[in-house]
Model confidence (mean pLDDT): 81 of 100.
This is a predicted structure of a 392-nucleotide part of an RNA (large-subunit ribosomal RNA, domain III) from Rubrobacter taiwanensis.

Context: one part of a larger RNA
RNA sequence: GAGUAACGAAAGACAGGCGAGAAACCUGUCCGCCGAAUGCCCAAGGGUUCCUGGGUAAAGCUAAUCUGCCCAGGGUUAGUCGGGACCUAAGCCGAGGGCGAAAGCCGUAGGCGAUGGACAGCAGGUUGAUAUUCCUGCACCACGGGCGUGGCGUCUGAGCGAUGGAGGGACGGAGAAGGGUAGGCCAACCGUGGCGCUGGUCGACCACGGGCUUGCUCGUAGGGCGGGGACCAGGAAAAUCCGGGCCCCGUUACAGGCCUGAGGAGUGAGCCGAAACCCUUCGGGGCGAAGUGGCUGAACCCAUGCUUCCGGGAAAAGCUUCUAAGCGAGUCACGCACGUGCCCGUACCCCAAACCGACACAGGUGGGCGAGUGGAGAACACUAAGGCGAUC
Numbered sequence: 001g002a003g004u005a006a007c008g009a010a011a012g013a014c015a016g017g018c019g020a021g022a023a024a025c026c027u028g029u030c031c032g033c034c035g036a037a038u039g040c041c042c043a044a045g046g047g048u049u050c051c052u053g054g055g056u057a058a059a060g061c062u063a064a065u066c067u068g069c070c071c072a073g074g075g076u077u078a079g080u081c082g083g084g085a086c087c088u089a090a091g092c093c094g095a096g097g098g099c100g101a102a103a104g105c106c107g108u109a110g111g112c113g114a115u116g117g118a119c120a121g122c123a124g125g126u127u128g129a130u131a132u133u134c135c136u137g138c139a140c141c142a143c144g145g146g147c148g149u150g151g152c153g154u155c156u157g158a159g160c161g162a163u164g165g166a167g168g169g170a171c172g173g174a175g176a177a178g179g180g181u182a183g184g185c186c187a188a189c190c191g192u193g194g195c196g197c198u199g200g201u202c203g204a205c206c207a208c209g210g211g212c213u214u215g216c217u218c219g220u221a222g223g224g225c226g227g228g229g230a231c232c233a234g235g236a237a238a239a240u241c242c243g244g245g246c247c248c249c250g251u252u253a254c255a256g257g258c259c260u261g262a263g264g265a266g267u268g269a270g271c272c273g274a275a276a277c278c279c280u281u282c283g284g285g286g287c288g289a290a291g292u293g294g295c296u297g298a299a300c301c302c303a304u305g306c307u308u309c310c311g312g313g314a315a316a317a318g319c320u321u322c323u324a325a326g327c328g329a330g331u332c333a334c335g336c337a338c339g340u341g342c343c344c345g346u347a348c349c350c351c352a353a354a355c356c357g358a359c360a361c362a363g364g365u366g367g368g369c370g371a372g373u374g375g376a377g378a379a380c381a382c383u384a385a386g387g388c389g390a391u392c
Stems, first nucleotide, its partner, number of pairs: 012030006031389004039369004045349002049347001050074006059067002079140002081345004086117002091112003097106003121138005141341004146336007159327002164322004172309004178302003183296005189210006195203001211271002215267004222260004226249004231244002234242002272291001277286003310313001355364002371383004
């Protein structure tokens, strides 16, 4: 220079409280802002920032009694959620092996590796802080031994038995119609409360509310599939499985049967639930009504469906089935009750003051939910739930 620039997009006002001290902290009332977000839930990343008590030197662009700051204590509970004890993709590693002055490179068997496949839990309640994890209620899965019923069998041997065979898993783009559900809206119907200073006022009045669900049983709209027999040089051995031709039955259907299949009904049989009322340590707790009908309606479900097109659209395991070696006297199926169920993650932020940007930075950051009125709409405007009033 200069007590100058700046104090990082933004609405506060009042009353009360704590306190040495209050424009900024806490509580309340009014006002304002966002509302396809400035709400809610995850993934990544961060790593205690979460909660409670205490504190105010520094951090906070000012003050601070406040804080993502400092100190102390506390907090993350799982057979079913996510990952591992399952599978494989790109890619990576790689016994032997090949190559290479060395280092090393490539690569068979084999393995690792999700962003994919497979796989059994829903609703409610609860804490200051966790909850599909705790608790309550009702479920489900795998394995184990036990009991019951039924089948088959003890060498003419039931059953078990795979790393092997086969099926399946199993997949593209575009398009269309249908059936549902979630959600939303309305109600003269149901429930609770109200009856009003001014036209109306016991009414077609006003306000609010009119819910939730895994499982089990039934199997609807819809979608798909022919059945049987003997035989056989194929499926690296075997096969009753798959494949192949042959024969018989059925025949083009709105048939029958089988498989699949939303929704729905029943069940489980409960839980939740506004106002009034009661209790209260003022944080909250108890009690517990109606719980229907109509309209609208998804990008969700039926649906990995259907139609169509050419550029013809992962793999492996789980699963089903077939036998092989082998084991073999009881075993298989169903039902019932019981027992067992390991390791890791789980707090909190997550379009942000907690992640990436040197900062509490007008930037960047993948997925899900995403209400109302008007509207084609997730635009836009105003609002609900919810959240904020941006640190001078």
NCBI's taxonomy places the organism under Bacteria, Bacillati, Actinomycetota, Rubrobacterales, Rubrobacter.